[in-house]
RNA sequence: GAUAAAGCCAAACCCAUCGCGAGGUGGGGACGGAAAGCCACGGAUCUCUAAAAGUUUGAGAUAGCCGGGUUGCC
Numbered sequence: 001g002a003u004a005a006a007g008c009c010a011a012a013c014c015c016a017u018c019g020c021g022a023g024g025u026g027g028g029g030a031c032g033g034a035a036a037g038c039c040a041c042g043g044a045u046c047u048c049u050a051a052a053a054g055u056u057u058g059a060g061a062u063a064g065c066c067g068g069g070u071u072g073c074c
Base pairs, nucleotide, nucleotide: 001073008033009032013028014027015026016025017024018023031064037070038069039068041067042066043065044062045061046060047059048058050056
């Protein structure tokens, strides 16, 4: 350093599949990205669950919500 180069990743949506669910995986696709690689550590949001008026408990999801840690290309 995305108004550079070589490359990379892949939102929404569609199909298939897994999950009670948030959502995940594979294929297509491309809104975007300088870490849109990885990590659930803190916050935030969401889901399920017991109690249940509410608050609250426990278990999960989102890394492309923010911060942080770590590794990588020129």